[in-house]
Context: one part of a larger RNA
RNA sequence: GCCAGGGAGUUUUUUCAUGUGGCGAGGCUAAUUGUAUUUUACAAGUAACCAAAGCGAGAGCAAGUCUGAAAAGGCGUUAGUCACGUGGAUAAGACCUGAAGCCAGAUGAUCUAUAUAUGAGCAAGCUGAAGUCUUUUGAAAGGAGGAUGGAGGGCUGAACCGGUGUUAUGGACAUGUACUCGGAUGACUUGUGUAUAGGGGUGAAAAGCCUAUCUAAUCUGGCGAUGGCUGGUUCCUGCUGAAAUAUGCCUACGUAUAGUCUUGUGUAGUUUGUUGACGGUGUAAAGUACGGAUAGAAUUUGCAGGGGCAAAUGCUUACGGAAUUCUUUCCAACUCAGAAUCUGUUAACUGCUCAUCACAAGAAUCAGGGGCGGUAUGUAAGAUACCGUACCGAGAGGGGAACAACCCAGACCAAAGUUAAGGUCCCAAAAUUAUGUUAAGUGUAUCAAAAGGUGUCUUGAACCUUAGACACUAGGGAUGUAAGCCCAGAAGCAGCUAUCAUUUAAAGAAAGCGUAACAGCUCACCUAUUGAGGUUCAGGGCCCUGAAAAUGGACGGGGCUAAACAUAAUACCGAUACUUUGGAAGUAUUUUAGAUAAAAUAUUUUGGUAAGCAGGCGUGGUUUCUGCGCAGAAGGUUUUGCGAGAGCAAGGCUGGAGCGGUAACCAAUGAGAAUCCUGGU
Numbered sequence: 001g002c003c004a005g006g007g008a009g010u011u012u013u014u015u016c017a018u019g020u021g022g023c024g025a026g027g028c029u030a031a032u033u034g035u036a037u038u039u040u041a042c043a044a045g046u047a048a049c050c051a052a053a054g055c056g057a058g059a060g061c062a063a064g065u066c067u068g069a070a071a072a073g074g075c076g077u078u079a080g081u082c083a084c085g086u087g088g089a090u091a092a093g094a095c096c097u098g099a100a101g102c103c104a105g106a107u108g109a110u111c112u113a114u115a116u117a118u119g120a121g122c123a124a125g126c127u128g129a130a131g132u133c134u135u136u137u138g139a140a141a142g143g144a145g146g147a148u149g150g151a152g153g154g155c156u157g158a159a160c161c162g163g164u165g166u167u168a169u170g171g172a173c174a175u176g177u178a179c180u181c182g183g184a185u186g187a188c189u190u191g192u193g194u195a196u197a198g199g200g201g202u203g204a205a206a207a208g209c210c211u212a213u214c215u216a217a218u219c220u221g222g223c224g225a226u227g228g229c230u231g232g233u234u235c236c237u238g239c240u241g242a243a244a245u246a247u248g249c250c251u252a253c254g255u256a257u258a259g260u261c262u263u264g265u266g267u268a269g270u271u272u273g274u275u276g277a278c279g280g281u282g283u284a285a286a287g288u289a290c291g292g293a294u295a296g297a298a299u300u301u302g303c304a305g306g307g308g309c310a311a312a313u314g315c316u317u318a319c320g321g322a323a324u325u326c327u328u329u330c331c332a333a334c335u336c337a338g339a340a341u342c343u344g345u346u347a348a349c350u351g352c353u354c355a356u357c358a359c360a361a362g363a364a365u366c367a368g369g370g371g372c373g374g375u376a377u378g379u380a381a382g383a384u385a386c387c388g389u390a391c392c393g394a395g396a397g398g399g400g401a402a403c404a405a406c407c408c409a410g411a412c413c414a415a416a417g418u419u420a421a422g423g424u425c426c427c428a429a430a431a432u433u434a435u436g437u438u439a440a441g442u443g444u445a446u447c448a449a450a451a452g453g454u455g456u457c458u459u460g461a462a463c464c465u466u467a468g469a470c471a472c473u474a475g476g477g478a479u480g481u482a483a484g485c486c487c488a489g490a491a492g493c494a495g496c497u498a499u500c501a502u503u504u505a506a507a508g509a510a511a512g513c514g515u516a517a518c519a520g521c522u523c524a525c526c527u528a529u530u531g532a533g534g535u536u537c538a539g540g541g542c543c544c545u546g547a548a549a550a551u552g553g554a555c556g557g558g559g560c561u562a563a564a565c566a567u568a569a570u571a572c573c574g575a576u577a578c579u580u581u582g583g584a585a586g587u588a589u590u591u592u593a594g595a596u597a598a599a600a601u602a603u604u605u606u607g608g609u610a611a612g613c614a615g616g617c618g619u620g621g622u623u624u625c626u627g628c629g630c631a632g633a634a635g636g637u638u639u640u641g642c643g644a645g646a647g648c649a650a651g652g653c654u655g656g657a658g659c660g661g662u663a664a665c666c667a668a669u670g671a672g673a674a675u676c677c678u679g680g681u
Base pairs, nucleotide, nucleotide: 001681002680003679004678005677006676011092012091014089015088016087017086018085019084020083021082022081023080026050027049032044033043034042035041036040054061055060064075065074066073067072095232096231098229102222103221104220105219106218107217113196114195115194116193117192118191119190120189121188122186124156125155126154127152131148132147133146134145135144136143137142160183161182162181165179166178168177169176198214200210201209202208235616236615237614238613239612240611245258246257247256248255249254259365260364261362262361263360264359265358266357269352270351273349274348275347276346277345278344279343280342286335287334291331292330293329295327296326297325298324299323300322301321303320305319306317307316308315309314368392369391371389372388373387374386375385376384377383397408398407399406412583413582414581415580416579417578418577422573423572424571425558426557427556431570433568434567435566436565437564443560444559451545452544453543455542456541457540458539459538460537461536462535463534464533473528474527475526476525478502479501480500483497484496485495508523511522512521513520584606585605586603587602588601589600590599591598592597617670619667620666621665622664623663625661626660627659628658635654636653637652638651639650640649641648642647
């Protein structure tokens, strides 16, 4: 892991509601007692309790009473009670499982810590303290040398004790192994006995150790501790169907009340939608009439300050200030005006029929999410908060390659057809349709900007053009003059000034290169040649550059020059949508003596999580009635039939002795999940 078996809303108290039944202005017994066929039945037992009268703080009054001067208002003016069933609440372990912990009493020092008593152990080698003897030196104190000697928490290194590094190696069976390393006569190591005990011990102190357990041991008990937390919670079908919000809370993954859901009872109207009429609004966009901001201009004013003249109580001012006018640009905290939308009243149409509303009972929900429109914060975000809306949540089906919320569309069942979104070369159902554009594999994709492009298509305008345009090619491109100045030089071309005139078909006192300065080469301009469009500007379409991410690679893929893009038209494919036919169920109404049933009609009914409500199936047992079985019960296995399903029935084989049906009642009553429990494998 799998299989089998076990495994979770129970029981009692009090109470609310509801259903059924008994009795009913009453209802009912409790303890207890008696009898009998004695875990039970029948009888007795009205003590208590509930109801039958309320109102008021009360005195009190009473179908009324209290407040009030009154008007008027509050509460009240006869159906209950007992039992059983069901759903809530309540107190109990209270649906099941699960803590870490707290407290009490015991048990532990065979591990380990420390202490204590008594024992044991430490190869070999090195070093060579004091002391002693002696030689020598010195006046002495003392010094030097040689022997001897054998000290030391001395040195090297086995046993022994340890455990530094390798992030070596190993590991189900709980710290091993290898190499390396520290101590090794000492604060050493070790055997045995004994002592210290849990808020206590012991500790050369690490909160270490106290039997694989230590920031408070272990065992048992209190104990089913408690858990607003996690997980689990077992058969079927039918009907309805949410919320993730507001407010409060030592409140924030909890809970109460409201909102939203369900069921029951009552209620006769109600208004989802559309349109009209009369109103409300101050947003978007816009505007400048007000308030504020903004740029420029003009006018007026010496006017706080500054400057000038100058020393006056002055004059002036291209500084500055103030005001007005005109034009410019704006505004969440501006609005002369002003939509769409939203909304109030009313009317009509339409829709709804128990919908709406009220009361009672039962919940669930209080972490929401993404899209679109909008606001705020933010550089931004698959960001955060809020408002509106429809979706997912709780929604299947078709499309989007795949893809909760994007597009289409709301799934009772069966069959056939038609469409939606999206598509029609192949994978893969359906067009190898038409006319243009693109050459970049652009694209076929949800993704690019500013800025560029003599890529190409297209629209328009102006100008030049057979009196020859534009481009190439050929020729000319001169003279006064090397203009004047400046300068070493300055001759078209360092710089300054001027920029005339002549000859001309045309040619600048020169647009560029060049020289030290000249020279030289081009250009503007003119002519020839050629022979038909050219130049410029303003738009539009597609395309290109701009364009960077980590294994090789993604239009879903193949591939495609259309099978891309744009425009247009027709056909086809394509869903649980729509239509048709048949059927089932729900709900409502009507009919029928057979009424928990049948039939008919209607239906804009039949997706569904949490949740509420309703009806059933099955298991074990009790009682009643009634059956089956050795001519084969239960159980097992297999086939068939019936039912919406839980399930039921029949046949075959096996098996070898018990087992059903009906009606009612009782319950340790239904498993796939709980890191579930036990067993098997």
Molecule: large-subunit ribosomal RNA, domain II
Organism: Nanobdellota archaeon